[in-house]
RNA sequence: GGCUUCAACAUCCCCGCCGGUUGGGCGCGGCGUAGUCUCAAACGACGCGCAGUGAAUCGGCUGGAGCC
Repeated sequence: GGCUUCAACAUCCCCGCCGGUUGGGCGCGGCGUAGUCUCAAACGACGCGCAGUGAAUCGGCUGGAGCC
């Protein structure tokens, strides 16, 4: 140097760090379902945002172990 594998450190356990992808959650927005008026709510796709997203996955890095 290459490959494989692991996370000790953690205010129960799990969780090493950074950044992506897909999906989920929550909040906001107008739109649609929607029709003569008013009130209230629901659902849907879309856009923006939030987060220990206890879902999957990719790349790089830190620190161990093994093999070459």
A computed fold for a 68-nucleotide RNA from a soil metagenome, annotated as nadA riboswitch. Rfam family: nadA riboswitch. The literature on the family includes a 2020 paper in RNA by Huang et al., "Structure and ligand binding of the ADP-binding domain of the NAD(+) riboswitch". By type it is a small RNA.